[in-house]
Context: one part of a larger RNA
RNA sequence: UUGGGUUUAAAGGGAGCGUAGAUGGGUUGUUAAGUCAGUUGUGAAAGUUUGCGGCUCAACCGUAAAAUUGCAAUUGAUACUGGCAGUCUUGAGUACAGUUGAGGUAGGCGGAAUUCGUGGUGUAGCGGUGAAAUGCUUAGAUAUCACGAAGAACUCCGAUUGCGAAGGCAGCUUACUAAACUGCCACUGACAUUGAUGCUCGAAAGUGUGGGUAUCAAACAGGAUUAGAUACCCUGGUAGUCCACACGGUAAACGAUGAAUACUCGCUGUUUGCGAUAUACUGCAAGCGGCCAAGCGAAAGCGUUAAGUAUUCCACCUGGGGAGUACGCCGGCAACGGUGAAACUC
Numbered sequence: 001u002u003g004g005g006u007u008u009a010a011a012g013g014g015a016g017c018g019u020a021g022a023u024g025g026g027u028u029g030u031u032a033a034g035u036c037a038g039u040u041g042u043g044a045a046a047g048u049u050u051g052c053g054g055c056u057c058a059a060c061c062g063u064a065a066a067a068u069u070g071c072a073a074u075u076g077a078u079a080c081u082g083g084c085a086g087u088c089u090u091g092a093g094u095a096c097a098g099u100u101g102a103g104g105u106a107g108g109c110g111g112a113a114u115u116c117g118u119g120g121u122g123u124a125g126c127g128g129u130g131a132a133a134u135g136c137u138u139a140g141a142u143a144u145c146a147c148g149a150a151g152a153a154c155u156c157c158g159a160u161u162g163c164g165a166a167g168g169c170a171g172c173u174u175a176c177u178a179a180a181c182u183g184c185c186a187c188u189g190a191c192a193u194u195g196a197u198g199c200u201c202g203a204a205a206g207u208g209u210g211g212g213u214a215u216c217a218a219a220c221a222g223g224a225u226u227a228g229a230u231a232c233c234c235u236g237g238u239a240g241u242c243c244a245c246a247c248g249g250u251a252a253a254c255g256a257u258g259a260a261u262a263c264u265c266g267c268u269g270u271u272u273g274c275g276a277u278a279u280a281c282u283g284c285a286a287g288c289g290g291c292c293a294a295g296c297g298a299a300a301g302c303g304u305u306a307a308g309u310a311u312u313c314c315a316c317c318u319g320g321g322g323a324g325u326a327c328g329c330c331g332g333c334a335a336c337g338g339u340g341a342a343a344c345u346c
Stems, first nucleotide, its partner, number of pairs: 004317003007300002012314001014201004021194003025088007033081002035077008048066007091191001092188003096183005103177007110154001114150008125136002162169002206247006216240001220236004258313006266291009295302002319346003328339004
């Protein structure tokens, strides 16, 4: 490199948008670039293959033919692919009428709990654990009542539920905003799919500046445990956890399963919409689940939400360790991220 693969053995990019590129619906005409056929020229010799011949054979040599799968020119063919010009509606999109939801951003409001503060009642303990102690408490704690303050999170409903491209999203409400689905079949008329580079988004932790700090809590301190205990348990406690604006760009970023389209038995639950109807029940579409036929798979299992049958495009893999390391380059305030070897060894 070819072949082969990527749920779990190595391997799907964290996700989207989209450029180049690659691929692309029905039909008519045209062209003849790809494609196919013929002819001509060229494709040196040697070598190769075949026939015949020469050294007593062979190696070796001579001779003739073939091949030289190529390139160019030219004459034709037109099914397919391409180019050009029309046309169509089923792919795609738009309009119209509805529906749905923790989709997003910003603002306002609410109650419970927690901690703290003030005052009242009240008295000797509270707290914590396997058991204790550190800790708090007669300067009146814990408990309880009233009032006040602050910050963070939203009990029940709640679900194999819903929404979102992924990350993710849950008290109530307002404004703005995005999407999906259904119905209808009015409009455009292939406008599509994928997508290297690129751009954007991207949990938690982390970073910068400024706020905020109720709870919890890395680090740290103390008390225990223990042979020791730089831990597990306990009492405290700072960054952080929260907000604004920037940065960073990683996760078991998982369905460990890239995106798109078509096709391939069924049963069952559920969400949303539509239709028929008489309220049962049943049909259609789009999701979210469970179980299975065929088929697939090394098996576990997957099975119309495929890991089945096919096509298109992208990404990635090639024994284990060394190593996601070194060096270089790029990015970053830094932390670090991206790209990414080799020697050696089994």
Molecule: small-subunit ribosomal RNA, central domain
Organism: Phocaeicola sartorii